[in-house]
RNA sequence: GCGCCCAUAGCUUAACGGAUAGAGCACUUGGUUGCGGACCAAGAGAUUGGAGGUUCGAAUCCUCCUGGGCGCA
Numbered sequence: 001g002c003g004c005c006c007a008u009a010g011c012u013u014a015a016c017g018g019a020u021a022g023a024g025c026a027c028u029u030g031g032u033u034g035c036g037g038a039c040c041a042a043g044a045g046a047u048u049g050g051a052g053g054u055u056c057g058a059a060u061c062c063u064c065c066u067g068g069g070c071g072c073a
Base pairs, nucleotide, nucleotide: 001072002071003070004069005068006067007066010025011024012023013022018056027043028042029041030040031039049065050064051063052062053061
């Protein structure tokens, strides 16, 4: 330099172009406990890496950029 793949919550991840972006762990509050852990109940946390475009509608499709991985040279 060329090609392919990936980027969603603190972490791991789900989501035929259509509903309020859904879970697990972690976190917060309460219950339980002599205290804690475990367990039970409730809660907060993501404008989906950035900018444009297509569309009635985009996490999803297209383009560019950024970061990461793999292959070729």

Predicted 3D model of a 73-nucleotide RNA (transfer RNA) from a Candidatus Chisholmbacteria bacterium. It matches the Rfam family "tRNA". It is annotated as a transfer RNA. The RNAcentral record of the sequence draws on ENA. The coordinates come from a structure-prediction model, not an experiment, and the mean pLDDT is 82.